Predicted 3D model of a 73-nucleotide RNA (transfer RNA) from a Candidatus Doudnabacteria bacterium. The sequence is in RNAcentral, with records from ENA. Lineage of the source: Bacteria > Bacteria candidate phyla > Candidatus Doudnaibacteriota. The prediction has a mean pLDDT of 81.
RNA sequence: GGACGCAUAGCUCAGUUGGUAGAGCGCCUCGUUUACACCGAGGAGGUCAUAGGUCCGAGUCCUAUUGCGUCCA
Numbered sequence: 001g002g003a004c005g006c007a008u009a010g011c012u013c014a015g016u017u018g019g020u021a022g023a024g025c026g027c028c029u030c031g032u033u034u035a036c037a038c039c040g041a042g043g044a045g046g047u048c049a050u051a052g053g054u055c056c057g058a059g060u061c062c063u064a065u066u067g068c069g070u071c072c073a
Stems, first nucleotide, its partner, number of pairs: 001072007010025004019056001027043005049065005
């Protein structure tokens, strides 16, 4: 220098043909217990890496950029 992949909650990851952003763990509150743990119920938490484009509508499609990884030279 070139090719490809990944980037979504605090962490690990889903997200179907473009149509209201989710799960597990963690965190908070309540119940339960003499108390703690377990268990049950509820809740908070998101600029979907950044910028632009297409579209009535983008996490999803297109372009550029950034970071990380793999391969080739």

Its Rfam family is "tRNA".